[in-house]
RNA sequence: GGAGUCGGCCGGGCAGCCGCUCUCCGCCCGCCUCCGGCGGGUCGGGGGGAGGAAAGUCCGGGCUCCGCAGGGUAGGGUGCCAGGUAACGCCUGGGGGGCGCGAGCCCACGGAAAGUGCCACAGAAAAAACACCGCCUAAAUCCGCUAGCGCGGAUCGGUAAGGGUGAAAUGGUGCGGUAAGAGCGCACCGCGCCGGUGGCAACACCGGUGGCAGGGUAAACCCCACCCGGAGCAAGACCAAAUAGGGGGGCGCGCGGCCUCGUGCCGCAACGUGUGACCCGCACGUGUCCCCGGGUAGGUCGCUAGAGGUGCGCGGCGACGCGCAUCCCAGAUGAAUGGCUGCCCCCGACAGAACCCGGCUUACAGGCCGGCUCCCGCC
RNA sequence: GGGCCCUUAGCUCAACGGUCAGAGCAGGGGACUCAUAAUCCCUUGGUUGUAGGUUCGAAUCCUACAGGGCCCACCA
Numbered sequence: 001g002g003a004g005u006c007g008g009c010c011g012g013g014c015a016g017c018c019g020c021u022c023u024c025c026g027c028c029c030g031c032c033u034c035c036g037g038c039g040g041g042u043c044g045g046g047g048g049g050a051g052g053a054a055a056g057u058c059c060g061g062g063c064u065c066c067g068c069a070g071g072g073u074a075g076g077g078u079g080c081c082a083g084g085u086a087a088c089g090c091c092u093g094g095g096g097g098g099c100g101c102g103a104g105c106c107c108a109c110g111g112a113a114a115g116u117g118c119c120a121c122a123g124a125a126a127a128a129a130c131a132c133c134g135c136c137u138a139a140a141u142c143c144g145c146u147a148g149c150g151c152g153g154a155u156c157g158g159u160a161a162g163g164g165u166g167a168a169a170u171g172g173u174g175c176g177g178u179a180a181g182a183g184c185g186c187a188c189c190g191c192g193c194c195g196g197u198g199g200c201a202a203c204a205c206c207g208g209u210g211g212c213a214g215g216g217u218a219a220a221c222c223c224c225a226c227c228c229g230g231a232g233c234a235a236g237a238c239c240a241a242a243u244a245g246g247g248g249g250g251c252g253c254g255c256g257g258c259c260u261c262g263u264g265c266c267g268c269a270a271c272g273u274g275u276g277a278c279c280c281g282c283a284c285g286u287g288u289c290c291c292c293g294g295g296u297a298g299g300u301c302g303c304u305a306g307a308g309g310u311g312c313g314c315g316g317c318g319a320c321g322c323g324c325a326u327c328c329c330a331g332a333u334g335a336a337u338g339g340c341u342g343c344c345c346c347c348g349a350c351a352g353a354a355c356c357c358g359g360c361u362u363a364c365a366g367g368c369c370g371g372c373u374c375c376c377g378c379c
Numbered sequence: 380g381g382g383c384c385c386u387u388a389g390c391u392c393a394a395c396g397g398u399c400a401g402a403g404c405a406g407g408g409g410a411c412u413c414a415u416a417a418u419c420c421c422u423u424g425g426u427u428g429u430a431g432g433u434u435c436g437a438a439u440c441c442u443a444c445a446g447g448g449c450c451c452a453c454c455a
Base pairs, nucleotide, nucleotide: 001375002374003373004372005371006370007369008368009367010366012344013343014342015341016340017339018338020049021048022047023046024045025044026043027041028040029039030038031037032036051350055361056360058359059358060357061356062355063232064231065230066229070280071279072278073277075228076227077226078225079224080094081093082092083091084090095109096107097106098105099104110223111222115221116220117217118216119215132163133162134159135158136157140155141154142153143152144151145150171189172188173187174186175185176184190212191210192209193208194207195206196205197204198203236301237300238299239298246292247291248290249289250288251287254268255267256266257265258264259262270286271285272284273283274282294454295453296452308327309326310325311324312323313322314321315320345348380451381450382449383448384447385446386445389404390403391402392401397435406422407421408420409419410418428444429443430442431441432440
């Protein structure tokens, strides 16, 4: 100098003027139960005011209500190991596999000797199956030739080394062996089992042993292990206003006991409802639920101080945890961030909070910083 | 804001993971008719919304995007 890889950060800046929204203080006005509270203002001043993704709504939690959520079935999810965390399908570290010269990157990475299903076409054969071509004639039987040894042929057969089909054909290479072959035998590699060593574990290494123990597919059913109650801030709570408790439908209104004899109480049963797919259990009720129809489209709370930010120290390889100090940083409800002017530059991408967090994924002009790798040149 | 569903020919819909994804209507051509309609025959037309993955093989299974549609408040 070039090429590459990983991580972190920023996302036009400055000044002036005019507005928007929330909040605090002051002033003024109105009301009330008048040392105070509530509501308001063409009023004055101070302070805050979108993002790294606010997005997709794909996961996980908080919060709220529902039977406080207990058991079973069904259903769904996750899937190497260990840790982190409120939790996760996220993150960190490690193991295994793959790619790259390397820094580094990628992996739905449990089980196919529990069972079932499927494997089109082609092919002899697609899973206790198989001889199409090829190879062989040692053994058995037969025929021919020969004086005979033997030679040739046929049948019955042997054979998965070679060819061919296919995505996939029953471990691979080599030597021996054989009629030809074959884990048939042996060596090495792979694989299974057993033992040992290291490691929390995944797993790795070593030794022994077994000729191999029977293809692929689980993002097919399934098995194993673990996890999951349902709904969602339009959840939910309170106040106010208005309307017809109008029409239709589902199921039930049963029995017994007690007394103070009632619109009573108790028990059992039945039914209904309780937003769960169902059953049991549980709670509430004796009427309740569903549909159509009717009314209102007002206010307050939930609503932002939180698994919060920043700095320092300590523990840990790390994700992260602990302690101390310090800061308060949007809360709207037709919904606020805009406009104008001046200067500068590289002329500004994707994009706008709506209950709140932790992640993942997707979109994104351009810029800054740092670690590391490879190549070339020079000293 | 939250929840749910769908995407296959111009339109409406089919298709146990296995031949070149089919059917009806529509479009084009022909037959019948004096002519038109109806009817009959033939025919055109598809990157199965897009991109990856699993698998020998994907419209179908999985993941991420894109587009479209539906539902919801309170009172009695």